Predicted 3D model of a 393-nucleotide RNA (Bacterial RNase P class A) from a Desulfobacteraceae bacterium.
The sequence was found by an Rfam model in a public genome assembly.
Model confidence (mean pLDDT): 77 of 100.
NCBI's taxonomy places the organism under Bacteria, Pseudomonadati, Desulfobacteria, Desulfobacterales, Desulfobacteraceae.
């Protein structure tokens, strides 16, 4: 000093000028509109709606099937698909990141191309045996050619072993050596990998370590379908709960009335209630106000468990937005906080670093709508731990 990596903490403060709003007081007009003071007012993601829930409401929230979700192991939580601690695996020089991390011998299914074959798969080329057919060149019977026996060598067909050798391919019946064998093969040994069994230690587990037996050695993929384990009503503040207004108890089909049509909150069966209407078309009225609306699984603080998440306890605090076409703002100005420039001081062996003067710039993502735990994604600025690497003393 570069490079990376984990983690925190801020996201602007004060003052004038004018404007909106929630709340407390206060005055005032016939009445309403309105006034004055005093408090409060946008986030770390308010964003995505990706997950959980509180809440409310539905006689079914009762049985099943389809359907979803989770998927090492132990802990937290109100619960999660989240979070902490860890185990295994990948990546990564490393601090550290990710993981969709149960099962492939319950079955299906898929693996292009290549290759003989991609699973209880195979013979391309190759090696070896038997058989047939040309060709060679040798000995042997023989005086010489014919002939006729022996083995060898090569080429070709036919049948029969064989998967050790070559080739393909991401992956082809474990690897290496000796041994055998027509020629090969775990065919046999002896090492070493991996399976199965069984035993020892360590840990609550997940798993880690270590030791024995035993030729058992048949790819991957399930973020393919599927098996296994465990969970899950359902809709959602546009839920809902009140009050006030208003029309036209209007007009036509259809269909049903206790043998029962409809109906009861994702879908379908069952079971249980409700049931005298119900559908479907033309038409007409109304769409206002008040609660829900912020006191909470709450927010800071201090002791105590605990490796952390987190939990338990004291004690303060809550005038901490509550808005409804939807408030929380414009403008000025000084500080501050980035940043660039000049110049001055210190420190330094130098890069450099720190301060202080001026002068110019600047300020990211982005806007609550019922609340709260999360996660995911955007985004300026600081501050610390670590890991690497370089250079100087």
């Nucleotide at each position: 000093g570069a490079a990376g990596u984990c983690g925190c903490c801020c996201a602007u403060a004060c003052g004038a000028u004018c404007g909106c709003u929630g709340g407390g007081c206060c005055g005032g007009a016939g009445g309403a509109u309105u006034g004055g003071c005093c408090u409060g007012g946008a986030g770390g993601a308010a964003a995505g709606u990706c997950c959980g829930a509180a809440c409310a409401c539905c006689g079914c929230a009762g049985g099943g099937c389809a359907g979803g979700g989770u998927g090492c192991u132990c802990c937290a939580u109100a619960a999660c698909g989240u979070g902490g601690a860890g185990u295994c695996g990948c990546g990564g020089c490393a601090a550290c990141g990710c993981g969709a991390a149960g099962g492939a011998a319950a079955g299906u299914g898929c693996a292009a191309c290549a290759g003989a074959a991609a699973a209880c798969a195979u013979a391309c080329c190759g090696c070896c045996g038997g058989c047939c057919g040309c060709g060679g060149a040798g000995g042997g019977a023989a005086g010489c050619c014919a002939u006729c026996c022996c083995g060898c060598c090569g080429c070709g067909g036919c049948c029969g072993g064989u998967a050790a050798g070559g080739g393909u391919g991401a992956a082809a019946a474990g690897g290496u050596g000796c041994g055998g064998u027509a020629a090969g093969a775990g065919c046999g040994c002896a090492c070493c990998a991996g399976g199965u069994u069984c035993c020892c230690g360590g840990g609550u587990g997940a798993c880690c370590g270590g030791g024995a037996a035993u030729g058992c050695u048949u790819u991957g993929u399930a973020a393919a379908c599927c098996c296994c384990a465990c969970c899950c009503g359902g809709u959602g503040c546009a839920a809902g709960a009140c009050c006030a207004a208003a029309u036209a108890g209007g007009g036509g089909a259809g269909u049903g009335c206790u043998u029962g049509a409809g109906g009861a909150u994702g879908g379908c069966c069952c079971g249980u209630c409700c049931g005298a209407g119900c559908u479907c078309c033309c038409g007409g009225g109304u769409a206002g106000g008040u609660c829900g609306c912020u006191g909470g699984a709450g927010g800071c603080a201090g002791c105590g468990g605990g490796c952390a998440a987190c939990c338990g306890u004291u004690g303060c605090c809550c005038a901490a937005a509550g808005a409804u076409g939807a408030a929380u703002g414009a403008u000025c100005g000084c500080a501050g906080c980035c940043c660039g420039c000049a110049g001055g001081c210190g420190g330094g062996u130098a890069a450099c670093c720190g301060u202080c003067u001026g002068c110019g710039g600047g300020a990211a993502c982005a806007g609550a709508a019922u609340u709260c735990g999360g996660c995911u994604u955007a985004c300026g600025g600081g501050c610390g731990g670590c890991u690497u690497c370089g250079a100087c003393c």